[in-house]
Context: one part of a larger RNA
RNA sequence: ACCAGGGAGUUUAUUUAUAUGGCAAGACUAAUAGAAAGAAGUCGAAGCGAAAGCAAGUCUGAAAAGGCACAAGUCAUAUGGGUAAGACCCGAAGCCAAGUGAUCUAAUCCUGAGUAAGGUGAAGCUUUUCGAAAGGAAAGUGGAAGCCUGAACCGGUCCUGCGAGCAUGCGGUCGGAUGACUUGGGAUUAGAGGUGAAAGGCCACUCUAACUUGGCGAUGGCUGGUUCCUGCCGAAAUAUGCCGUAGUAUAGUCUCACUUUAAUUGCAUAAAAUGUAAAGUACGGAUAGAGCUCGCAGAGCUUAUUAGCUAACGGAGCUCUUUCCAACUCAGAAAUUAUAUGUUAUAAAAAGUGGGAAUCAGGGAAGGUGCGUAAGUACUUUUCCGAGACCCGAAAAAGGGAGACUGUGGUUAAGGUCCCAAAAUUCAUGCUAAGUGUAUCAAACCUUGUCGAGAACCUAAGACAGAAGGGAGGUAGGCUUAGAAGCAGCCAACCUUAAAAGAAAGCGUAACAGCUCACCUUUUGAGGUUCUUGGCGGAUAAAAUGGACGGGGCUAAGCAUGAUACCGAUACCACAGAGUAACUCAGAAGAGUUAUCUGGUAGGCAGGCGUUCUUUUUGCACAGAAGCAUUUCUGAGAAGAAAUGUGGAGCGAAAAGAAAUGAGAAUCCUGGU
Repeated sequence: ACCAGGGAGUUUAUUUAUAUGGCAAGACUAAUAGAAAGAAGUCGAAGCGAAAGCAAGUCUGAAAAGGCACAAGUCAUAUGGGUAAGACCCGAAGCCAAGUGAUCUAAUCCUGAGUAAGGUGAAGCUUUUCGAAAGGAAAGUGGAAGCCUGAACCGGUCCUGCGAGCAUGCGGUCGGAUGACUUGGGAUUAGAGGUGAAAGGCCACUCUAACUUGGCGAUGGCUGGUUCCUGCCGAAAUAUGCCGUAGUAUAGUCUCACUUUAAUUGCAUAAAAUGUAAAGUACGGAUAGAGCUCGCAGAGCUUAUUAGCUAACGGAGCUCUUUCCAACUCAGAAAUUAUAUGUUAUAAAAAGUGGGAAUCAGGGAAGGUGCGUAAGUACUUUUCCGAGACCCGAAAAAGGGAGACUGUGGUUAAGGUCCCAAAAUUCAUGCUAAGUGUAUCAAACCUUGUCGAGAACCUAAGACAGAAGGGAGGUAGGCUUAGAAGCAGCCAACCUUAAAAGAAAGCGUAACAGCUCACCUUUUGAGGUUCUUGGCGGAUAAAAUGGACGGGGCUAAGCAUGAUACCGAUACCACAGAGUAACUCAGAAGAGUUAUCUGGUAGGCAGGCGUUCUUUUUGCACAGAAGCAUUUCUGAGAAGAAAUGUGGAGCGAAAAGAAAUGAGAAUCCUGGU
C1' cells in the first nucleotide's frame, strides 16, 4: 500500500411537542410471584395575592384604571427535542492515591585490586671548601611532585570523516595517566523524595518531578471520523449580552405542522414625489486675463487753513471673456418610491401559535464614505461566489453570457469566423509601416514620422528655396584714443546717386584690408511661410535559464467607422417522457388541465430499499436449500428476478413486530498478501 472482517446518536428515568388509540370531569394504577385484592399515590377538575386572606374572581390603587385568571384531561405506544447519566465514536498533556525500583547512574561507607618504560631531580644526608662565628659555595648521594614524555587503564577534542548497522558503533586525531586517579565485590540514600565539583544533570533506552496499578470511559468550547436510496424547500457568516472573540444565549435569516387575514407578486397605463449622474453658472464660494470706476490704505508731491493732487504697485466695486465646487443649483435624467386602474397567478403573500435547525472566521466586483503617501483597512448599497453546473475569457471561485428534471432535433447569447479549431482569407471607406498592433499595462515630457481640419500672411505686378550680379558716394560722421576707418566705447543717425545698399546684423584686422548679411536686380516658374487643433505612429520604456499576441503566423489575419452572412451554451423553441404542486373528473386505482415548477452546501420535512431475529399465515428443497461465480432481464434508485456452473442441507414469501441494522476514509482496530 491493497484486500477481508470489525468499527460511531444507544439505553434507562424524566420532561415537552406532535401523531395514533382507550376512557373522559375524570384518567391511571406502585410495592406485593400470579389471580383477586391493593384508593396509598400521581396528573386534572380554580384562581389571584409576598402574605393574612378572598374566591369565578383576585391583586395594586383614594379613585379612575390596570395585571393575572375566567375549566378537557389522562394513560399507553411511536417519533422529534430538552435534562440526568461516559450519552455519537476515537484522541490529550495532566491531577491524586497506593505500591515497585540505586544489578544503569549520582553520592557516601566497608573490604580488596591496578597503575610498562623513560625524563626532570625538591628536602635531607656525606665529602671538600670559605668564615672567629652566624652563615655560604661546590661535588656527590638522595628520590619529592594534584611535575614532564608515554603504554595498560580512564576519557571523548576535532574530522561536524565512515556508518541505516546486533550501535550512543568504527577510524584517524586528541586529553589525563601517583592522583580531587581508575576499578571488583558488599552496603546506604526513593519520588515533591534522593543524589548532584550544578548540566535541571542522574535516579534501569523513562526525569522542569521515575515506573506500575487504581480513581478512569478524568476532562477537552480543540483535530479527525460518523456506514442505504429518492422527493420537496433551503440558509448564515449580522445585531446585542457573556473572563466573550475557535464558544454560547436571544433576535434576524431556513424548514415543518396548525390557524387566521385577503392580501401580495410581475407587467402595462395614468398622474405625482425626489434633486443624484451628467450638466450649468441664475445664487454662494473659488479661479485666470482684460477694461472701467472709486483716493480706499501705504508712499510721494504741493501747502500749513484744513485739505488737495498723483504714473505704477496694493485694495474695493462693476462689465466682458476663462476655469471650477461634498457642505453652489436657473434647470435636470435614468432610477426608486407611494397611489389609482387594468391584467396575471396553485406556487411569485403576510401574520400568529407551536416543533426542529443551521449560522455568529466570510470573500470578489461595481458605485459611495472614513483613515492612510500607498499597499491596505473599516463601513455602506447592489450583485455574484460561498451553496452554481454549462458557454466565453489560452489556463481560471466570484469578469461577460446563462440559472442545469431526462432524451432528441433546431435557433440564438456573450464571444468569435487564416491554421491549430466550429464559422467570412466577407463587403465598403479610411488610417498605421512602428510587427505598432493582433484581449495583460504605462505617465509627465519631446517629436520637419505621417494623414486630416482650421486661421493669418506672401504669391503670375512672379512668392519660398536655390543660382548669378550689385550691396555705392559725402565719409576714415563727430568725440574718444597710441590707433578707433560700419563693427572697444560715447553722441548723433543725416544727405546724395540710385533698381537697391544700415553712418551697419555677424566674422575678421594692432588699425586698415578682406568675407558675409539686411536691401535690390536678373534667372527659374508654383505654390510658400507661420500658428492652432484632431487621428494613427516614434522616443521616454532597464532584471536576472532561452520565450511568448494561447501558439503558428499575419502588412492584415492590425486600428477606426459601417454592413451582411455564418459558427457558437444544459439559454430559447419543438417533440417525447419522468416527477412535484394545485385544480377538475373519478372514487382505494387512475385520467386530464395548468405551472415564470423540478441547480443546491449547512439544515428542516416526506416517502421508500436492504440486513438479523420474533409471531401468524403460506410455500420451496438431495429429481439439489443456503453460499460462491458468470450472464441476461426489470426498476428513477436503494435493489430485485431468472438461467447456467459450483456447492451439498437447509431456505423463503406475505402481514405485523423487535433491532448490537447498511462502511471508503477516523496517522481507525485485527488478520492476510
Source information
Large-subunit ribosomal RNA, domain II from a Candidatus Pacearchaeota archaeon, 673 nucleotides, folded computationally. RNAcentral holds the full RNA, with entries from SILVA. The organism belongs to Candidatus Pacearchaeota, within Archaea.